[in-house]
RNA sequence: UUCAGACAAGGGCAAACAUCUUCGAAAGAAGUGGGCGCAAAGCCACGGGUCUAAGGCUUGAUAAGCUAUGAUCGCCGGGUUACCUGG
Numbered sequence: 001u002u003c004a005g006a007c008a009a010g011g012g013c014a015a016a017c018a019u020c021u022u023c024g025a026a027a028g029a030a031g032u033g034g035g036c037g038c039a040a041a042g043c044c045a046c047g048g049g050u051c052u053a054a055g056g057c058u059u060g061a062u063a064a065g066c067u068a069u070g071a072u073c074g075c076c077g078g079g080u081u082a083c084c085u086g087g
Base pairs, nucleotide, nucleotide: 002087003086004085005084012038013037017033018032020031021030022029023028036074042080043079044078046077047076048075049072050071051070055067056066057065058064059063
């Protein structure tokens, strides 16, 4: 430098769910408990996917449809940085 993650050490992260609080139109996010799992489940919404639809647009308008500039990196890909062990 590159490839791999079978065993090991020190550790790390934290799904569902619960309770309440905060932010948000919502999706969702943050905090506490919890621990399904994760070798990048560190970071970046860059491509695709998915969720939401405040605002906007359309219509036959108490409504419906479309739309991301919102969200998701624990959906996939890509980019980037890195601990340990082994080749």